Annotation
Model confidence (mean pLDDT): 77 of 100. The RNA shown here (Glycine riboswitch aptamer) has 104 nucleotides and comes from Peribacillus sp. Bi96. It was read from a public genome assembly, where an Rfam model found it.

RNA sequence: AUGAAUGUUGUGGGAGAGUGCAAAAUAUAAUGCCACCGAAGGAGCAAGUUCCAAAAAUCGCCCUUGGAUCAAAUCUCUCAGGUAAAUGGAACCGCAACUGGACG
Repeated sequence: AUGAAUGUUGUGGGAGAGUGCAAAAUAUAAUGCCACCGAAGGAGCAAGUUCCAAAAAUCGCCCUUGGAUCAAAUCUCUCAGGUAAAUGGAACCGCAACUGGACG
């Protein structure tokens, strides 16, 4: 001196699905029941990686079979969360700043 990944903050965009029924009730919040959504979070899995055993061969390796570990998502589950508008949240993407210090 170039300033990657990761992380944090601010800001812009940001889908889906019931204005459901009941109780005292018009609205909010919460409760019970039914129906739904996937993009907070969480969980599961493929190819493959690593290891063990068996069989065969046999100096061994490879191949074959069984088991275990690691292993992705916008896939799957729907625990959690969510389902009029508003408010809030929202994976992901853009911009700015900070952190960081890969690469050169």